A computed fold for a 72-nucleotide RNA from Chryseobacterium defluvii, annotated as transfer RNA.

RNA sequence: GAUUUUGUAGCUCAAUGGCAGAGCAACGGCCUGUUAAGCCGAAGGUUGAAAGUUCGAAUCUUUCCGAAAUCG
Repeated sequence: GAUUUUGUAGCUCAAUGGCAGAGCAACGGCCUGUUAAGCCGAAGGUUGAAAGUUCGAAUCUUUCCGAAAUCG
């Protein structure tokens, strides 16, 4: 330099173009002599950035940025 894959909550990952979710962590409560474990609850997201297509985009297209792999 070229090609391909990838980017979603603090972390690990889902979501076949139609309400953005789960587990863990953290927070509050219950339980306990105390802690841990267990149970319950609430919160947490410009879906990497910018455009385009569409009635509708995390999803499709383009460019850019970051990461990885392969080739040179």
The coordinates come from a structure-prediction model, not an experiment, and the mean pLDDT is 81.
The source organism's lineage runs through Bacteria, Pseudomonadati, Bacteroidota, Flavobacteriales and Chryseobacterium.